[in-house]
A computed fold for a 72-nucleotide RNA from a Deltaproteobacteria bacterium, annotated as transfer RNA.
The coordinates come from a structure-prediction model, not an experiment, and the mean pLDDT is 82.
Its Rfam family is "tRNA". Rfam's curators write: Transfer RNA (tRNA) molecules are approximately 80 nucleotides in length. Its family is annotated with triplet codon-amino acid adaptor activity in the Gene Ontology.
RNAcentral records the identical sequence in 2 taxa.
RNA sequence: GCCGGUGUAGCUCAGUGGUAGAGCAACGGUUUCGUAAACCGUAGGUCGGCGGAUCAUACCCGCCCACCGGCU
Numbered sequence: 001g002c003c004g005g006u007g008u009a010g011c012u013c014a015g016u017g018g019u020a021g022a023g024c025a026a027c028g029g030u031u032u033c034g035u036a037a038a039c040c041g042u043a044g045g046u047c048g049g050c051g052g053a054u055c056a057u058a059c060c061c062g063c064c065c066a067c068c069g070g071c072u
Stems, first nucleotide, its partner, number of pairs: 001071007010024004018055001026042005048064005
């Protein structure tokens, strides 16, 4: 330099055009002499950035950034 993949909650990941979710973690509560576990609940998001197409985009298109892999 060329090609491909990934980027979504603190972490690991779903979500392939119509209200952004799960598990774990965090916080509160129930329970316990106390802790853990269990159960119930709460909070947490610029969906990497910018632009475009669309009535409508995390999702489609372009460019850029970061990381990973392949080729040279």